[in-house]
RNA sequence: GGGCCGAUAGCUCAGUGGGAAGAGCACCAGACUUUUAAUCUGUGGAGCAGAGUUCGAAUCUCUGUCGGCCCA
Numbered sequence: 001g002g003g004c005c006g007a008u009a010g011c012u013c014a015g016u017g018g019g020a021a022g023a024g025c026a027c028c029a030g031a032c033u034u035u036u037a038a039u040c041u042g043u044g045g046a047g048c049a050g051a052g053u054u055c056g057a058a059u060c061u062c063u064g065u066c067g068g069c070c071c072a
Base pairs, nucleotide, nucleotide: 001071002070003069004068005067006066007065010025011024012023013022019055028042029041030040031039048064049063050062051061052060
């Protein structure tokens, strides 16, 4: 220098004919318990950044950043 893959909640990840974001664990609140733990219930919380296409973008296009792999 070139190519490929990835970036989504605090963490690990899902979501791919474009219809608008979910799981597990964690945090918080409540129930139960003498208390803690365990268990159950519930709330909050996120799209790497910018631009474009579209009625509508996590998803498609372009540029950039970061990480990984391969080639030179």
Predicted 3D model of a 72-nucleotide RNA (transfer RNA) from a Candidatus Omnitrophota bacterium. NCBI's taxonomy places the organism under Bacteria, Pseudomonadati, Candidatus Omnitrophota. Rfam family: tRNA. Rfam links the family to the GO term triplet codon-amino acid adaptor activity. RNAcentral holds the sequence, with entries from ENA.